[in-house]
Context: one part of a larger RNA
């Protein structure tokens, strides 16, 4: 020095931090929705305009933000390069947005099932879905040619749509070099190493296939084993070097285990599918459900780690044309002396040097000591009372602060509300008595006690720090 933890102790305030162990099991709430200005209905309120509400079709988003660190010794990660690549939404720029057709949810009518949920039939509408037409672009060609997009919306102005180049950021791929142990692991490989062809992908590649060849790697540690997420940085140290990777940033990787593919511009997807395990719940016994390594939170191991709190008011995200709505991201309180820092537990005076208590050479002296009591004086802090921010800009100009009646200011009463711990042989600052008598005990090393212990235990002094103080554990 610490994300410490136990013992005693225990005013205040900022400002940080706080499940390191079982990547154990989890009861409940919440953490991802939006959009009514794509659509066609339903409920409601209203004569009517118009207005609300949310279920269905459809769009964007839910691949991001948050955890976690299980794996991983590897192009994971760090720095430098490298070509064969892709991009939703933004920005510029151009050119387009033409004719058409059939369904289906919602609904309405049954029917089945505890229930999760399902079936039949029959209605309907899109910016959904599909088919022609054009073809700059692309792709294929026998170089004649053939195929290859689009969606409207609403009421005068915008949002959209298609398709092209370029940007702007992001991503995927490739490679040099660095960074752990161990040889009590010395051999290791068969898609293994290259080559042709061909599938695959956004793309390059044995990335997969099929045939050819025999190669690849290694004592400058292959290969297998143990360990371990990397870095930026943190801690120590005059450096150089050791150690370590909590908080914070960036990169990988993970989501109950293991598999696997769907949508999508982007997953092989942490609150999506599907399958298999394992655990758990519900159940009418036919069958269903579930994944907190998301904030709280709770049980369980552990020497140990917090509120089921407040708000979207700022910042920052998603949807929207906006109002807006969602946000355990965030902002903010709470809760631990866990850390750092700052304050305070008064001050001045004030000697019959008071009692008392220790101690001594003992009619007496020394110490606690201006210490107390007694006058004066302040009022940080805490308490009462009033006043009261800044953060807020934006936007439709009308409003909007969770923190918070907080910070901060004034006024008032009152010394009032506030000191421990360890340690006293040497090291190492600081001693004497009195009890025990190798006994109780101390003790970090030397080491102390067997009858005068400056070392145990007690008192009294006294040293050291101080809201802390000491022990333990670990790195320097």
């Nucleotide at each position: 020095a610490u994300g410490a933890a136990c013992g005693c102790u225990g005013g205040c305030g900022g400002c940080g931090u706080g499940g390191a162990u079982a990547a154990g099991g989890c009861a409940u709430g919440c953490a991802a929705g939006u959009c009514a200005a794509g659509g066609g209905g339903g409920c409601c309120c209203g004569c009517a305009a118009g207005g609300g509400c949310a279920a269905c079709c459809g769009g964007c988003g839910a691949a991001c933000g948050a955890g976690g660190u299980a794996g991983u010794a590897a192009c994971a990660c760090g720095u430098a390069g490298g070509a064969a690549c892709u991009u939703c939404c933004c920005c510029u720029u151009u050119a387009g947005u033409c004719a058409g057709g059939a369904a289906u949810a919602a609904c309405u009518a049954g029917c089945c099932g505890a229930a999760a949920g399902g079936u039949u039939a029959g209605c309907u509408a899109a910016u959904a879905c599909u088919u022609g037409a054009u073809g700059g672009u692309c792709u294929c060609u026998u170089c004649g040619g053939a195929g290859u997009a689009a969606a409207g919306a609403u009421u005068u102005a915008u949002c959209g749509c298609u398709a092209a180049a370029g940007g702007a950021a992001a991503g995927g791929c490739c490679u040099g070099c660095g960074g752990g142990a161990u040889a009590u692991c010395a051999g290791c490989u068969a898609g293994u190493u290259g080559g042709u062809a061909g599938g695959g992908u956004a793309a390059u590649g044995g990335c997969c296939u099929a045939c050819c060849a025999a190669g690849g790697c290694u004592a400058u540690g292959a290969c297998g084993u143990c360990u371990a997420g990397g870095g930026g940085a943190g801690c120590u140290g005059a450096g150089a070097g050791g150690c370590u990777g909590a908080c914070c940033c960036c990169c990988a990787c993970c989501g109950a285990u293991g598999g696997u593919a769907c949508u999508g511009a982007g997953a092989c997807a942490c609150g999506g599918a599907c399958c298999a395990u394992a655990c758990a719940c519900c159940u009418a016994c036919g069958g269903g459900u579930g994944g907190c390594c998301g904030c709280a939170g709770u049980c369980g191991a552990g020497a140990a780690u917090c509120u089921u709190c407040c708000g979207c008011a700022a910042u920052g995200g998603g949807c929207g044309a906006a109002a807006g709505c969602c946000u355990g991201a965030c902002g903010g309180a709470g809760c631990g002396a866990c850390g750092c820092c700052g304050c305070g537990u008064g001050a001045u005076u004030g000697a019959u040097g008071a009692a008392g208590u220790c101690c001594c050479u003992c009619u007496g002296g020394g110490a606690c000591g201006u210490a107390a009591a007694g006058a004066u004086c302040u009022u940080u802090u805490g308490g009462g009372a009033g006043g009261g921010a800044g953060a807020a800009a934006g936007u439709u100009u009308a409003u909007u602060g969770a923190u918070a009646g907080u910070a901060c200011c004034u006024c008032c009463a009152g010394a009032a509300u506030a000191a421990g711990g360890g340690g006293u042989u040497g090291c190492u600052a600081a001693a004497c008595u009195c009890g025990u008598g190798c006994c109780a005990g101390c003790a970090g090393c030397a080491g102390c006690g067997g009858u005068a212990a400056u070392a145990c235990g007690a008192g009294u002094g006294c040293c050291c720090c101080a809201a802390g103080c000491g022990u333990u554990a670990u790195c320097c």
Molecule: small-subunit ribosomal RNA, 5' domain
Organism: uncultured bacterium